A computed fold for a 412-nucleotide RNA from Crateriforma conspicua, annotated as Bacterial RNase P class A. It matches the Rfam family "Bacterial RNase P class A". Gene Ontology terms of the family: dimeric ribonuclease P complex, ribonuclease P activity and tRNA processing. The family's RNA type in Rfam is ribozyme. The same sequence occurs in records of 2 taxa.
RNA sequence: GGAGCGGAUGGGACGGUCGCUGGCGGUUGUGCCUUUGGUACGGCUGCUGGAGGAAAGUCCGGGCACCACAGGGCAGGAUGGUCGAUAACGUCGACCGGUCGCGAGACCAGGGCAAGUGCAACAGAAAGCAAACCGCCGAACGGUGUCCCACUGGGGGCAUGCGUGGUAAGGGUGAAACGGUGCGGUAAGAGCGCACCAGCGGCUGAGGCGACUCGGCCGGCUGGGUAAACCCCAUCCGGUGCUAGACCAAACAGGGUGACGUCGGCUCGACCGAUGCAAGGCGGCCCGCCUUGACCACACCCGGGUAGGUCGCGAUGGAGGCGGCGAGCAAUCGCCGUGCACAGAUAAAUGGCCGUCGCCGGCGGGGCAAACCCGUCGGAUACAGAACCCGGCUUACAAGUCCGCUCCGCCG
Numbered sequence: 001g002g003a004g005c006g007g008a009u010g011g012g013a014c015g016g017u018c019g020c021u022g023g024c025g026g027u028u029g030u031g032c033c034u035u036u037g038g039u040a041c042g043g044c045u046g047c048u049g050g051a052g053g054a055a056a057g058u059c060c061g062g063g064c065a066c067c068a069c070a071g072g073g074c075a076g077g078a079u080g081g082u083c084g085a086u087a088a089c090g091u092c093g094a095c096c097g098g099u100c101g102c103g104a105g106a107c108c109a110g111g112g113c114a115a116g117u118g119c120a121a122c123a124g125a126a127a128g129c130a131a132a133c134c135g136c137c138g139a140a141c142g143g144u145g146u147c148c149c150a151c152u153g154g155g156g157g158c159a160u161g162c163g164u165g166g167u168a169a170g171g172g173u174g175a176a177a178c179g180g181u182g183c184g185g186u187a188a189g190a191g192c193g194c195a196c197c198a199g200c201g202g203c204u205g206a207g208g209c210g211a212c213u214c215g216g217c218c219g220g221c222u223g224g225g226u227a228a229a230c231c232c233c234a235u236c237c238g239g240u241g242c243u244a245g246a247c248c249a250a251a252c253a254g255g256g257u258g259a260c261g262u263c264g265g266c267u268c269g270a271c272c273g274a275u276g277c278a279a280g281g282c283g284g285c286c287c288g289c290c291u292u293g294a295c296c297a298c299a300c301c302c303g304g305g306u307a308g309g310u311c312g313c314g315a316u317g318g319a320g321g322c323g324g325c326g327a328g329c330a331a332u333c334g335c336c337g338u339g340c341a342c343a344g345a346u347a348a349a350u351g352g353c354c355g356u357c358g359c360c361g362g363c364g365g366g367g368c369a370a371a372c373c374c375g376u377c378g379g380a381u382a383c384a385g386a387a388c389c390c391g392g393c394u395u396a397c398a399a400g401u402c403c404g405c406u407c408c409g410c411c412g
Base pairs, nucleotide, nucleotide: 001408002407003406004405005404006403007402008401009400012357013356014355015354016353017352018351020050021049022048023047024046025045026044027043028042029041030040031039032038033037052383056394057393059392060391061390062389063388064241065240066239067238076237077236078235079234080233081095082094083093084092085091096110097108098107099106100105111232112231116230117229118226119225133171134170135167136166137165140164141163142162143160144159145158146157147156148155149154179197180196181195182194183193184192198222199221200219201218202217203216204215205214206213207212245311246310247309248308254302255301256300257299258298261275262274263273264272265271277293278292279291280290281289282288317342320340321338322337323336324335325334326333327332359379360378361377362376363375364374365373366372
């Protein structure tokens, strides 16, 4: 200098101006009340708080809330090397194993397919009780030819690869073809036998908490892949979520009381007696007699509870941050200190504009200088918006900055 690997950081600052929203005040208007005041709804005004590293996706885990619950099981879901961390996790750390990379390092859903069931395009003879296309063989059975023996039944030798057949070495297909190499063996072959190697299983020695690693002996045991395929095994999980949930509570509907015309009584009843009013009937009219009516509306109270409101909801709070000391390889944990920070909207505020600076690049100048300073021109300013709160994961992200490490080249 080049090419990479792993991490961290950053996410603009200040001023002016116009707005939005929460809180605490001041002042003022109106209504109500228990009236030096309180309260509700506004106006004006002062001070003050006002998004993120991911607030996002809502994918895991926990707190919190309500419901359910003796205990256990089934179903369903999740997870899956080991040891640890943690409130918990599917997260994190360290280690083990595998794959990839020269390396720094990266990735792994990393229990079981030697329980059962299933699946596999194309090619290929054959893809799971293996099979036989080319090739190889001629042992066994048969055929054919020929020779010999026997002599009319037949038997034997040789040849042939024609039929039945043997083979799994070699070729060919495939991502994958039933251990590899060599020697023996055989008709040809084959773990058929043997030696070594690889794997598996059993027994066993050493190291490690463990996953596992390094060995020894024995057994021909060689039993392809696939479980984010069904399934089996182990472990974990009660359900629903802030539209949880608690409280207050219009209107409408429901129930009760005043309360039923008035007065009185009791056996308390849809009771009895007397009597007023209104309407109707009998009647020419009055008296009288008979029948019917009052229960509406209003006010107050009650329970459940809709609209709506208050709380839950954010600093006598928290799995917060920072610093120090200590434990640990680390994740993380313990103790001490610390006014370091912490918005709470509810149809949802946190924004717009202007100026100056900052950031990056080019050019020019100063400067020993790639440091730094000055001038000038240009450029970038992203992803994205809290909604009960935390721990993670995943995804998105402009201009930049820093740290550690690896490989290659060159110079000394």